Predicted 3D model of a 251-nucleotide part of an RNA (large-subunit ribosomal RNA, domain VI) from Marinifilum fragile JCM 15579. It matches the Rfam family "Bacterial large subunit ribosomal RNA". Rfam links the family to the GO terms ribosome and structural constituent of ribosome. Taxonomically the source falls in Marinifilum fragile (Bacteria, Pseudomonadati, Bacteroidia, Marinifilaceae). The coordinates come from a structure-prediction model, not an experiment, and the mean pLDDT is 87.

[in-house]
Context: one part of a larger RNA
RNA sequence: CGUUGGAAAUUUGCGAGGAUCUGACUCUAGUACGAGAGGACCGGGUUGGACUAACCUCUAGUGUAUCUGUUGUGGCGCCAGCUGCAUAGCAGAGUAGCUACGUUGGGCAGGGAUAAGUGCUGAAAGCAUCUAAGCACGAAGCCUACCUCAAGAUGAGAUUUCCUUUAAGGGUCGUUAGAGACGAUAACGUUGAUAGGUUGCAGAUGUAAAGGUGGUAACAUCAAAGUCGAGCAAUACUAAUUACCCGAAAG
Numbered sequence: 001c002g003u004u005g006g007a008a009a010u011u012u013g014c015g016a017g018g019a020u021c022u023g024a025c026u027c028u029a030g031u032a033c034g035a036g037a038g039g040a041c042c043g044g045g046u047u048g049g050a051c052u053a054a055c056c057u058c059u060a061g062u063g064u065a066u067c068u069g070u071u072g073u074g075g076c077g078c079c080a081g082c083u084g085c086a087u088a089g090c091a092g093a094g095u096a097g098c099u100a101c102g103u104u105g106g107g108c109a110g111g112g113a114u115a116a117g118u119g120c121u122g123a124a125a126g127c128a129u130c131u132a133a134g135c136a137c138g139a140a141g142c143c144u145a146c147c148u149c150a151a152g153a154u155g156a157g158a159u160u161u162c163c164u165u166u167a168a169g170g171g172u173c174g175u176u177a178g179a180g181a182c183g184a185u186a187a188c189g190u191u192g193a194u195a196g197g198u199u200g201c202a203g204a205u206g207u208a209a210a211g212g213u214g215g216u217a218a219c220a221u222c223a224a225a226g227u228c229g230a231g232c233a234a235u236a237c238u239a240a241u242u243a244c245c246c247g248a249a250a251g
Base pairs, nucleotide, nucleotide: 001152005163006162007161008160009159010158011157015149016148017147018146021049022048023047024046025045026044027043033038051106052105053104054103055102059100060099061098062097066093067092068091069090070089071086072085073084074083075082076081110144111143112142117137118136119135120134169246170245171244172243173189174188175187176186177185194239195238196237197235198234199233200232201231203228204227205226211222212221213220214219
């Protein structure tokens, strides 16, 4: 821009894409078969491999949020206590998030038309013949079925509701994240929990500083302390103010 008034939702599915894998064990059954050796079809069940999708409860990794220990050196006048730099200085842990090595799921079943093939009935050709007329089976393959997208499907579909005047609706702007390169998407804007803050909790680290007590001292203890807390809740304390713009034809 189109879809022939403008919108907001919900849809149909022309069509397109994805998936389509496979082993072992076991029961049937040591049965059918076979002199024996051996050893099934058909059908049922269990459990794997590879591939694939989603997710983070568990396990594990990362985790330049965070907590702790510690080396060298500079600074805060010194001690103590902090702090800068040294790959994040190094090292030990680690929530959320993101992941796999983790968890859960998937390829099941069914229908239709067939291939090779197997047949029924059956002439030409008094017989025979699956074929000539007719009819029935038959594959991981084909069309469906399963999952996803999908009306620019210009063949532009359908349904429901709203709006008849600056309207319905949308945008700018602001607070943001289940979204994200930017647009976009999604949530919220005081009739408010959208983010921050605060409070509480899950959780991380591992017992802060100062002081008291004990000890000559190192150190121990008062003390699961202190700090953090991307997660989960509660709470208007702060910021989402005011406002502006777009927005249609036929009749």